[in-house]
C1' cells in the first nucleotide's frame, strides 16, 4: 500500500435552484459582470393523437387536483396527492402541506433546433430491517 471486520463521527430542512474559473465593487461578511460544468423548465417536425354541435377561451411551473359545509366574499372539513436529518428500498408511528404565481386568445405529443431560470423561505422525526457512501480509531 491493498483487502477485510468492528466501532465511532458530520447541523439539516422544503425547493431545480449549485460548483468551478476570470475581471471589478469591496475593509471582511457579501455584491456585480463574464465563461464553462451542472440540475431544472417553455417552445419546436414526422409519425400518433385529436368525433360533431352548443356553452365556457385556453394553457404554463408546482404535490398542491376533487368533493362537502357556509357565505357577498373568505374561513373550516374531507380526501387524491406531497414532505420530515449521511444516502437508498420495505415496514410501523408521529408531525405537517395539500399554497401562491404566471403567459396573455397562443402552444397536443415531438428529433434536429431554439429559449428560459439557477430563487425565495425555514428549524417540519422517531424506531426496526437490507444494502451502500466519506472521514478518525482498533
Nucleotide at each position: 500500500g491493498g483487502a477485510a471486520g468492528g466501532u465511532g463521527u458530520a447541523u439539516g430542512c422544503c425547493g431545480a435552484g449549485u460548483c468551478u474559473c476570470g475581471c471589478c465593487c469591496c475593509a471582511c461578511a457579501g455584491g456585480g459582470c463574464g465563461a464553462g460544468a451542472g440540475c431544472g423548465g417553455g417552445g419546436g417536425a414526422a409519425c400518433c393523437a385529436a368525433g360533431u354541435a352548443g356553452u365556457c377561451g385556453g394553457g404554463g411551473c408546482g404535490u398542491a387536483g376533487c368533493g362537502c359545509c357556509a357565505u357577498a366574499a373568505u374561513c373550516g372539513c374531507g380526501u387524491c396527492g406531497g414532505a420530515c436529518a449521511c444516502c437508498u428500498c420495505u415496514u410501523c408511528g408521529g408531525u405537517c402541506c395539500c399554497a401562491g404565481c404566471c403567459c396573455g386568445u397562443c402552444a397536443g405529443c415531438u428529433a434536429a433546433c431554439c429559449u428560459c431560470g439557477c430563487a425565495g423561505g425555514c428549524a417540519a422525526c422517531g424506531a426496526a430491517g437490507g444494502g451502500g457512501a466519506a472521514c478518525g480509531c482498533c
The prediction has a mean pLDDT of 76. A computed fold for a 138-nucleotide RNA from a Candidatus Sumerlaeota bacterium, annotated as c-di-AMP riboswitch aptamer (ydaO/yuaA leader). Lineage of the source: Bacteria > Bacteria candidate phyla > Candidatus Sumerlaeota.